[in-house]
Predicted 3D model of a 461-nucleotide part of an RNA (small-subunit ribosomal RNA, 3' major domain) from a groundwater metagenome. The full RNA is in RNAcentral, with records from SILVA. Its Rfam family is "Bacterial small subunit ribosomal RNA". Gene Ontology terms of the family: ribosome and structural constituent of ribosome.
Context: one part of a larger RNA
RNA sequence: UGACGGGGACCCGCACAAGCGGUGGAGCGUGUUGUUUAAUUCGACGAUAAGCGAAGAACCUUACCAGGGUUUGACAUCCUGCCAAUCUUUCCGAAAGGAGAGAGUGCCUUCGGGCCGCAGUGACAGGUGUUGCAUGGCCGUCGUCAGCUCGUGUCGUGAGAUGUUUGGUUAAGUCCAUUAACGAGCGCAACCCUUAUAGUUAGUUGAAUUUCUCUAGCUAGACUGCCCCGGUAACGGGGAGGAAGGAGGGGAUGAUGUCAGGUCUGUAUUACCCUUACAUCCUGGGCUACAAACACGCUACAAUGGCCGGUACAAAGGGCAGCUAAGCCGCGAGGCGGAGCAAAUCCCAUCAAAGCCGGUCUCAGUUCGGAUUGCAGGCUGAAACCCGCCUGCAUGAAGCUGGAAUCGCUAGUAACGGUAGGUCAGCACACUACCGUGAAUACGUUCCCGGGUCUUGUACA
Numbered sequence: 001u002g003a004c005g006g007g008g009a010c011c012c013g014c015a016c017a018a019g020c021g022g023u024g025g026a027g028c029g030u031g032u033u034g035u036u037u038a039a040u041u042c043g044a045c046g047a048u049a050a051g052c053g054a055a056g057a058a059c060c061u062u063a064c065c066a067g068g069g070u071u072u073g074a075c076a077u078c079c080u081g082c083c084a085a086u087c088u089u090u091c092c093g094a095a096a097g098g099a100g101a102g103a104g105u106g107c108c109u110u111c112g113g114g115c116c117g118c119a120g121u122g123a124c125a126g127g128u129g130u131u132g133c134a135u136g137g138c139c140g141u142c143g144u145c146a147g148c149u150c151g152u153g154u155c156g157u158g159a160g161a162u163g164u165u166u167g168g169u170u171a172a173g174u175c176c177a178u179u180a181a182c183g184a185g186c187g188c189a190a191c192c193c194u195u196a197u198a199g200u201u202a203g204u205u206g207a208a209u210u211u212c213u214c215u216a217g218c219u220a221g222a223c224u225g226c227c228c229c230g231g232u233a234a235c236g237g238g239g240a241g242g243a244a245g246g247a248g249g250g251g252a253u254g255a256u257g258u259c260a261g262g263u264c265u266g267u268a269u270u271a272c273c274c275u276u277a278c279a280u281c282c283u284g285g286g287c288u289a290c291a292a293a294c295a296c297g298c299u300a301c302a303a304u305g306g307c308c309g310g311u312a313c314a315a316a317g318g319g320c321a322g323c324u325a326a327g328c329c330g331c332g333a334g335g336c337g338g339a340g341c342a343a344a345u346c347c348c349a350u351c352a353a354a355g356c357c358g359g360u361c362u363c364a365g366u367u368c369g370g371a372u373u374g375c376a377g378g379c380u381g382a383a384a385c386c387c388g389c390c391u392g393c394a395u396g397a398a399g400c401u402g403g404a405a406u407c408g409c410u411a412g413u414a415a416c417g418g419u420a421g422g423u424c425a426g427c428a429c430a431c432u433a434c435c436g437u438g439a440a441u442a443c444g445u446u447c448c449c450g451g452g453u454c455u456u457g458u459a460c461a
Stems, first nucleotide, its partner, number of pairs: 001461002003458003007455007015445002019409005026299008034290002042053002064285007073124001077123002079120004086103007106115003126274002129272002135268001137263003140259001142257001147186006153162003166177003192251004197220007223245001226239005301402001305361007317348003322341002327336003368399001373394007415437007
C1' cells in the first nucleotide's frame, strides 16, 4: 500500500421487511449428470454451466458408430499431356462408385494460347485432431457499482502519501464550502433512439368531403424558469401553471481492472501431432437409449371455474421457389379453386383472447384434469419404422394447492389473456417482440446477502 475481521461509523440496492404470484409435491416438455450402448459427437459445471453454443438432429446438418469406397484427393494455386463443354443410355452396386455404348464437335484469339473437362506428376491440399494455461478477436461477471488514474507542486531516507481527506449535498469522485495543493484524463451526466403534449409542412393506398383520426418530417416544450420556507452555498421541502416536475417513462451506452472466467467446434492464429489417414465420399444407424438425481418451463388440481350459444375492442410484424381471398367439398386437420398483392392498397387475419350477455353443471376424482393407449385420417418431404406435426372417434392415469427450503416483482410493474416474428420443406410448452385486462405493499434499516467511503487491528501478500 492492499486484502481480510463472527472490529467500528455512515450510506445504498426487491438485500431484508410489507405484499402479490411462483418453484420444491403430480403428469408432460426441454437441458444436464449418471448408467447403458457399436456410437449414444463435442464444449459449458456456485454466483458467471444446465429451453446454454443449438434462431429449430428423419436424410442433410454431423463433428460419433458399423459397413462399402477414394488417395494430389470433396476444396485452392502452379506444371505437363489430351480434349469442346454437355446430354442420353446399358450392366454391377444399398449408394458412393466402377466398367462400357451413343449423340455432340463450341466460343474468343495478338495463332503463342485462353474459357471448360479428363489424366499424370510432385510441390502441396486437408484435419470440428491437442493446447483458451502460448494467443488475437469477441463475450460473461463484479456492475450502470462510482470509482480508476495522471502532470506539476509539496511532504517522506524510502516504499509511498497528498490531490481523491473533512463538513454538507446528490442517483453519481454530482455539486458547494473548506483545504499544500493546483489542474487534467478515463468513467458519471449530457449529446443518440423511442414514448407522452402541442404547432406546422406534406399527404398516397389511410380519413365518407374541410375539421378530426392516421402516416412521415420539422419545430416548440421542462430549465428548480416562477412563488413560499430552510440553508453561506450546493441543494432540500411545499405550491402554482402545465400533457408532462425536479433524471417525466423506457432503451442503447459498461472506466481502470478481477476471475490464468468462456470460446482453438464461428472465423483468425503459435507450437505439436496425422498424411493410403486423425483426410475425404456414400448407405444405414446414433446424437431421440432409461434404474435414478438435478435445473428450467408448460398443463392442472377447479365454481373468481368447466362447457354451449350470442356479442365487443388491439398493437406489432411477415409475404414472390411467398402470403394466399371469394366460392365449393369435408365433423375436422385439410382439399379443390384461382382473384389480389413485391404490399398504409391484397393476403396471413371474421385481424385476437381473456372480457360482456344468456343457458347449463352444484362440489363429485366430477361435464375438473388431460397423461397414456387403440383405431381411422390429413400435411410436409425422395423418404415419417427407429424419429415429425396436426385432426376425428374411443380410452380416460397421476393430481384435491404441495416438507425442509427457495425464486421473481415497486406501476401500466407483478399476475392473467391472446397475437406476431426469426430459425424453418415440415416441426416451439423455447426465444425475441407486441398489445389487452390490470393489482397489493413499502412502518422502517435491527437482522440475512452484496456493494461503496472513512477509520481501526493483523503472526496475511